This is a predicted structure of a 393-nucleotide RNA (Bacterial RNase P class A) from a Saprospiraceae bacterium. The organism belongs to Saprospiraceae, within Bacteria. It matches the Rfam family "Bacterial RNase P class A". It is annotated as a ribozyme. The prediction has a mean pLDDT of 75.
RNA sequence: GUCGCCGGCCUCCCUGUCGCCUUCGCCCUUUCAGGGCGGUGGAGGAAAGUCCGGACAACGCAGGGCGCCACACCAGCUAACGGCUGGGGUCCUGCCGCGAAGGUGGCGGGAUACAGAAAGGGUCACAGAAACAUACCGCCCUCCGGGGUAAGGGUGAAAUCGUGCGGUAAGAGCGCACGCUUUCUGUCGGCAACGACGGAAAGGGAUAAACCUUGUGGGUUGAAAUGCCAUGUACAUCCCGGUCAACAGGCAGAUUGGCCCGGUCUGUUCCGCUCCGGCGGAGCCGGGAGGGGUAGGCAGAUACAUCCCGUCUGCGAAGACGGGAGCAGAUAAAUGACAGGGCGCCGGACUUCGGUCCGGUGACAGAAUCCGGCUUAUCGGCCGGCGACAAUU
Numbered sequence: 001g002u003c004g005c006c007g008g009c010c011u012c013c014c015u016g017u018c019g020c021c022u023u024c025g026c027c028c029u030u031u032c033a034g035g036g037c038g039g040u041g042g043a044g045g046a047a048a049g050u051c052c053g054g055a056c057a058a059c060g061c062a063g064g065g066c067g068c069c070a071c072a073c074c075a076g077c078u079a080a081c082g083g084c085u086g087g088g089g090u091c092c093u094g095c096c097g098c099g100a101a102g103g104u105g106g107c108g109g110g111a112u113a114c115a116g117a118a119a120g121g122g123u124c125a126c127a128g129a130a131a132c133a134u135a136c137c138g139c140c141c142u143c144c145g146g147g148g149u150a151a152g153g154g155u156g157a158a159a160u161c162g163u164g165c166g167g168u169a170a171g172a173g174c175g176c177a178c179g180c181u182u183u184c185u186g187u188c189g190g191c192a193a194c195g196a197c198g199g200a201a202a203g204g205g206a207u208a209a210a211c212c213u214u215g216u217g218g219g220u221u222g223a224a225a226u227g228c229c230a231u232g233u234a235c236a237u238c239c240c241g242g243u244c245a246a247c248a249g250g251c252a253g254a255u256u257g258g259c260c261c262g263g264u265c266u267g268u269u270c271c272g273c274u275c276c277g278g279c280g281g282a283g284c285c286g287g288g289a290g291g292g293g294u295a296g297g298c299a300g301a302u303a304c305a306u307c308c309c310g311u312c313u314g315c316g317a318a319g320a321c322g323g324g325a326g327c328a329g330a331u332a333a334a335u336g337a338c339a340g341g342g343c344g345c346c347g348g349a350c351u352u353c354g355g356u357c358c359g360g361u362g363a364c365a366g367a368a369u370c371c372g373g374c375u376u377a378u379c380g381g382c383c384g385g386c387g388a389c390a391a392u393u
Stems, first nucleotide, its partner, number of pairs: 001389010012342007020042002023039006044364001048375002051373005056222004063261004068218005073087005088114001089112010115213002120211001122207003136153002138149004161179006180203010226299004235290001237289007244249001250268006269282005304326001306325008343362008
C1' cells in the first nucleotide's frame, strides 16, 4: 500500500431574508382573550418495528395450584432483560512443530440454539445387501451341495472405536503396544464452568428452537393507561338471580388476561294475604335488553436509572468521587421556504500530475409518556484492532 473481518464516531456546513412552535423580558390593548419588539432553544442513529426489559399508573387482599409463556456452560455488570463483559467447553480454520500411523502440542482468527438421548414416545427419506443390525462385490476353503469372513471395495450425513505389529485357510480386540470417546474415582490448580497428572470399567450411533423430562423465573392491563374539573340528560321501561338463618354458617354477585381453591368485599330489610305449605308487592345488591345525554378543559407530558469533563478502581462490561449543564414538548400535531457560497461523492474532459473545468448528486428517513437493549433500512466519510499478500528499510 491492497484485500478481508471486527469495533467506535460523524451523517452535509456557513451567511442573509421571510415564516412556524415553546419559553423569558419590555410595551400596547385589556373582563377574558389578543397584538408588537427583542433574546434563548427547537426532530434520529435508527425517532422505525412494537420484539424484550423496566420507570410510572390502575386493579377490594395481588395468596396457593393448574394451564400458558420464557430462559438454560461458569462468573460478573445492570433498575431489569431473551441484553452486555470476561472466562470455559465443543467445532472450523491459518502458521509452526512431535509421531511410523491413528493422533497430538503451541500461537493467532472465527462460530456457538452450550441442561438432559441411561425416563418415555417418535424420526433417520433416498441410496445401499443392511440403519436397533446385516453380507452386494471381494477374500479364503470346498466332497461344488455349500461353508467361513467383515481386513479391502461400493452406497450414504452416519455401517462392529482408531492406528500399527503379530496371528489366521482368509479375517476379526483374536492377542499385544499406543491412542480416542463415555462413566466413576484419587491428587493438585481454579470462586466456578473446568484443566493437568494418574487409576478402574465400558466401547455401533445421530436427532430435543417447535413432542418430552429437569431446573430457574413470570399477577394483569397500558398514555386512547390513569386522575381532576366543568357541562348535560331519562331511565318513573322490560327480563333474570339473591334477599335464608341466628354460635356458626348459607344464598346471589364482584374479585384485575383463562380455570380451580382460599381470602376479602356488597346485599341479606320491610309490608300485605294465607288453606300455615307458601304467595304477592316495595326497597336493596347484581347480571342483561332497550332507550337517553355528553364529546369541553387541566394534569399525566419532560429534572432525569439525564448529559458533558476530569481523577481513581477494574482485563472488561461498568462503578465511585469531584466539577459543570438544563439542551423540543407539539396536541391534528410546530422544528420550514427561498437565495448565495462551501464541502463530500459519482461520471466526463484537460493536465506542467500540484490541479482546473463541466454535468449530476447528498442516502435511510420525522419526536408524540419516558428510559435500557434487540432487530430491520441506509449514501458516504473518519479513526482503531486483527489476518493475508506485496514492496522498502